Small-subunit ribosomal RNA from an uncultured prokaryote, 1381 nucleotides, folded computationally. Its mean pLDDT, the model's own confidence on a scale to 100, is 84.
[in-house]
RNA sequence: AGAGUUUGAUCCUGGCUCAGAAUGAACGUUGGCGGCGUGGAUUAGGCAUGCAAGUCGCGCGACAAGCAGUCUUCGGACUGUGGAGGAGCGGCGAAAGGGAGAGUAACGCGUGGAUCACCAACCCUCAGGUCCGGGAUAAUGCCCAAAAGCUGCCGGUAAUACCGGAUAAUGUCCCCGGACUAAAGAUGAGAUUUCGCCUGAGGACGGGUCCGCGUCCUAUUAGCUUGUUGGUGGGGUAACGGCCCACCAAGGCAACGAUGGGUACCGGGCGUGAGAGCGUGGCCCGGCUCACUGGGACUGAGACACUGCCCAGACACCUACGGGUGGCUGCAGUCGAGAAUCUUCGGCAAUGGGCGCAAGCCUGACCGAGCGACGCCGCGUGCGGGAUGAAGGCCUUCGGGUUGUAAACCGCUGUCAGAGGGGAUGAAAUGCUGGGGGGUUCUCCCUCCAGUUUGACAUAUCCUCAGAGGAAGUACGGGCUAAGUUCGUGCCAGCAGCCGCGGUAAGACGAACCGUACGAACGUUAUUCGGAAUCACUGGGCUUAAAGGGUGCGUAGGCGGCCCGGCAAGUUGGGUGUGAAAUCCCUCGGCUCAACCGAGGAACUGCGCCCAAAACUGCCGGGCUAGAGGGAGACAGAGGUGAGCGGAACUUAGGGUGGAGCGGUGAAAUGCGUUGAUAUCCUAAGGAACACCAGUGGCGUAAGCGGCUCACUGGGUCUCUUCUGACGCUGAGGCACGAAAGCCAGGGGAGCGAACGGGAUUAGAUACCCCGGUAGUCCUGGCUGUAAACGAUGAGCACUGGGCCGGAGAGUCCUCCAUAGCUUUCCGGUUGCAGCGAAAGCAUUAAGUGCACCGCCUGGGGAGUACGGUCGCAAGGCUAAAACUCAAAGGAAUUGACGGGGGCUCACACAAGCGGUGGAGCAUGUGGCUUAAUUCGAAGCAACGCGAAGAACCUUAUCCUGGUCUUGACAUGUAUGGAUUAACUCUGUGAAAGCAGAGUGACGCCUUUGAGUGGAACGUACACAGGUGCUGCAUGGCUGUCGUCAGCUCGUGCCGUGAGGUGUUAGGUUAAGUCCUUCAACGAGCGAAACCCUUGCCGUUAGUUGCCAGCGAGUAAUGUCGGGGACUCUAGCGAGACUGCCGGUGUUAAACCGGAGGAAGGUGGGGAUGACGUCAAGUCCUCAUGGCCUUUAUGACCAGGGCUGCACACGUCCUACAAUGGCGCGCACAGAGGGAAGCAAACUCGCGAGAGUAAGCAAAUCCCAAAAAACGCGCCUCAGUUCGGAUUGCAGGCUGCAACUCGCCUGCAUGAAGUCGGAAUCGCUAGUAAUCGUGGGUCAGCAUACCACGGUGAAUGUGUUCCUGAGCCUUGUACACACCG
Repeated sequence: AGAGUUUGAUCCUGGCUCAGAAUGAACGUUGGCGGCGUGGAUUAGGCAUGCAAGUCGCGCGACAAGCAGUCUUCGGACUGUGGAGGAGCGGCGAAAGGGAGAGUAACGCGUGGAUCACCAACCCUCAGGUCCGGGAUAAUGCCCAAAAGCUGCCGGUAAUACCGGAUAAUGUCCCCGGACUAAAGAUGAGAUUUCGCCUGAGGACGGGUCCGCGUCCUAUUAGCUUGUUGGUGGGGUAACGGCCCACCAAGGCAACGAUGGGUACCGGGCGUGAGAGCGUGGCCCGGCUCACUGGGACUGAGACACUGCCCAGACACCUACGGGUGGCUGCAGUCGAGAAUCUUCGGCAAUGGGCGCAAGCCUGACCGAGCGACGCCGCGUGCGGGAUGAAGGCCUUCGGGUUGUAAACCGCUGUCAGAGGGGAUGAAAUGCUGGGGGGUUCUCCCUCCAGUUUGACAUAUCCUCAGAGGAAGUACGGGCUAAGUUCGUGCCAGCAGCCGCGGUAAGACGAACCGUACGAACGUUAUUCGGAAUCACUGGGCUUAAAGGGUGCGUAGGCGGCCCGGCAAGUUGGGUGUGAAAUCCCUCGGCUCAACCGAGGAACUGCGCCCAAAACUGCCGGGCUAGAGGGAGACAGAGGUGAGCGGAACUUAGGGUGGAGCGGUGAAAUGCGUUGAUAUCCUAAGGAACACCAGUGGCGUAAGCGGCUCACUGGGUCUCUUCUGACGCUGAGGCACGAAAGCCAGGGGAGCGAACGGGAUUAGAUACCCCGGUAGUCCUGGCUGUAAACGAUGAGCACUGGGCCGGAGAGUCCUCCAUAGCUUUCCGGUUGCAGCGAAAGCAUUAAGUGCACCGCCUGGGGAGUACGGUCGCAAGGCUAAAACUCAAAGGAAUUGACGGGGGCUCACACAAGCGGUGGAGCAUGUGGCUUAAUUCGAAGCAACGCGAAGAACCUUAUCCUGGUCUUGACAUGUAUGGAUUAACUCUGUGAAAGCAGAGUGACGCCUUUGAGUGGAACGUACACAGGUGCUGCAUGGCUGUCGUCAGCUCGUGCCGUGAGGUGUUAGGUUAAGUCCUUCAACGAGCGAAACCCUUGCCGUUAGUUGCCAGCGAGUAAUGUCGGGGACUCUAGCGAGACUGCCGGUGUUAAACCGGAGGAAGGUGGGGAUGACGUCAAGUCCUCAUGGCCUUUAUGACCAGGGCUGCACACGUCCUACAAUGGCGCGCACAGAGGGAAGCAAACUCGCGAGAGUAAGCAAAUCCCAAAAAACGCGCCUCAGUUCGGAUUGCAGGCUGCAACUCGCCUGCAUGAAGUCGGAAUCGCUAGUAAUCGUGGGUCAGCAUACCACGGUGAAUGUGUUCCUGAGCCUUGUACACACCG
């Protein structure tokens, strides 16, 4: 000192939360020792029991034992002495000490003063005195009564108890003459002398009373008060005083908060904080108050008295029922309530107190001990060495890493605790005994020495003993915040202070290991301060984030111009008194250190008094004119109020013309109209508002003000500088004004028009639109008092660069006048510098810089609400909370996305056109259904003739049923075996796989031919194989789509606090971010284009298997042959096209338009080629791969079945519905392909599919191979047909181990639906659509699918309003999972 959290990101505002310190704490886990502190905060609730205030015999009387004496009836009695012990009289104390904080907002407390308005026992000093008498009473004795408490009658005694007299002043009172007032003795042989007693004066300590200042919240408490305020005279008190009383007066307090309500003892201090502050008042100290609750006095120096008295009350106890007793907020202890707070301990040894001459007694004050980690502080739980980095744990990429020098092991030490022993201190006084000295005498006092007496409790420290032995946990590990991995779990269980984690790979849950922090503790909860400048005095704000009152006038208050003089309240300086001690701070010292304690100093920021100063503020006095106001003369204006007048329009009424509609809307209807509307003309009436002028113009404090005239009236501006002389500014309360709507009373009512009625719209339409229409709108009088009453910006004054425009004045220059120009004052705007601001923006009309005044704000919601008060006729206004709840709510700006926003542009997007789909039959895919199974995937476009370029078996899969195998159908390695395994043949069983068995029987190397060894293979065993099992939301790769759309970015610079912008925008242009121009940008990259393939023209080279013009040969015929390279063609290399040329347009540009030439013209046609990214798009079943699952099975093999199942629904095709056709016959012209497990000519057979036989050809040579539509001729003549071909029957062919489920083809027969297809929807812009056939891949066989090839060959549009999609710019946004929001 900050951090987290609002957003996709940013800056700001703003709240919430965290890190720190603290506590009389409590709770959880854990717990070795000691020191010093501390401990009933809640029920001022109730209390059993014990103790907490007595003491004095040197004040008094009396009594026992004992002792002595006398007497004796020998029981004892009497006298003296003696004085225990229990009481009594008397004295002092008991008012202190100790406890508590209920009450109290007060002179209670704090601080500083006052007391001539007071008291004062004990103590100290000084002065004086202490004489003579008297009568009682308790104790005690007897009697009676009585439960107890307590008390009655009679007798009787003392005093330092009580009383009278004397003496009295330095005392008190006083009318100044005078009057009044005291005492006690004790000890002792002995007292002026010791201890007491009385009076007076002074002191000290302590107290009473009064005053200034300070001392919580609430105005949703605004008025309070009758002894009240004052006076006079009394009473009362120690003392002033309405303290009390009588009379008189009518005062006193209050917005500087009276009165009321709530809460609370106050201070020194304590906690926190940089401080200012904020919170707090436990322990210790000072003060106050209280003592079961309420009241009262007595005694006394002192009380209205904690362990005194009286009365009342509640509660508890005793009782013989008559009546009594009690007061722990003393120390312990108990119950209760509570999260929670101790021993019914020891001692007067110390310190202190009471009494006493003293010894001494008393002392729950106090000193100590006990209990509680409640706090602070200290110590320990070992130290050194020790790597095979042991075992075990955890992780792992399986190599290792980590736990970890940690342990073991070796060596060493001995703190604390334990046991034993020694021993210091808290103790010094007093007293006693003896001795010495001093105070003139003394029974008294002071002092010195020696001896003697006193420890409840504590134990420092030292020595000895044994042995690492007895002693570590808690919280945390996603970020904030130091510290991470694995497993389990699967939005479950749970965590969480805030943000937030958990839905199958969780560093956030639980566990383990490891780590981090602190450590005899660690966490949690509660509370306080801090951070929070988040109530802002120090130190905040109010245009848009919360926040300027709607406006003015003005009271109190606050603030206030220039000069001179005075005062000294504020202010400043110096001195002085006080500010208790403790605490805090500094220094030093004492416990081994520290905590703790002691001493000294400083400080206590405050208050009082004295002195000084006089600048500033204030006050008093005097003056000034720059502020403010007045005067004179001009000027502008929808400023206000009242009265009158005017025209246009409108509606209504009357009359005329006229004759079918009018009106209204997106379109209509309701409505009006033949009883004559609308339209039009004339006349009349009525009410309301004032077109043009009119403007970013004017006026007004705001609300607001608009035809004209008059009357009355407010304010402003300019000029003159004549007057007053600070008269000023602001303004809590208060008063006034205050749009619209609304309310009351009375008028008025044309138009408009809430409510209401009707018509439409719509799913509905309590709306928008239309037809009507009441209140109201208007006037007069009164009320209401609110608005986005806004410039969302309070009023005033001053200062601080400019430009331009408008309104109202004045002055001045050019010779005069006018205008322009210039200067100046006021008002209204606009642009913009500095500065300010979070930014947008503001910017002399400040949101800049200052001054002083008022109002207001303090997270969002609840809520401008409830309650209360007040105002109002009401509606309602003003004032104005809390519970609860959220972690945000917000402002400005940025980038996207989106818009039934805008601009520009594009695309078979639409339009224009051609042909289809949707209806039929069939094929195929999908859904659904079914099934033992109908394997799986694909799902809008971008799944659905898709994966599958071809499921009868195989394919084929955890698809189903059944039968089998288990190191395995497949791979690698290790170990081992045997000489036969391998391989082949055969047998049994079986559906096959498999299982069981028999026989034959190999190989390399070395070689001594015995054997050995080796590899492949086999058997066995172990590692492992295998999985089309799951997760495409863990992935790679590949692919689809937007989209062949023109975009997507970077470097440097510049702008912005920043996100970001600029560049990439703009003006043109293009198919294109294509190019050009401009520009705080300049460049560059990925895309576009080009490069590549193909096709179109030409040239050249080459000439076989292709070609054949010319020459020759040959044939029935054919480039068949010799030859040829001209042509076609083939396939290499070139050429060609570049807006190159011309004209125009355009910015001298890019480019566009037209033209020439050319086979081709403006990217010539087609293809390949797919930027940054989007869709968690698709695929784990192509392949690869993490994790999970499976291992005699989810692996492997086999047989059969299924994937073809069929009420249905959808997609994509094929064939049709016919005459632009069908059928028959004849006849012509391609391209590109394929061929050896192949293509197959020709020939023969068959109606045909095909069969038989077979030439040729690894192919520019041979074959498939017939191209078809077209063309020619003929028939059919509009019909379910000579259209259409489904379905079915029969008979055949082919492939194949095998066509039943389930193939294709042929022939004959059969001859279904269908006559051009609803809503809707698809493709296509030229060699395209449409139409016609051909080939290929897959493939044993199977093609209406797919891929390719050529033939014939159109129509329409040169447009962008609309639908769909896309690009750029701009705008709005409360969206960002982004409008399916």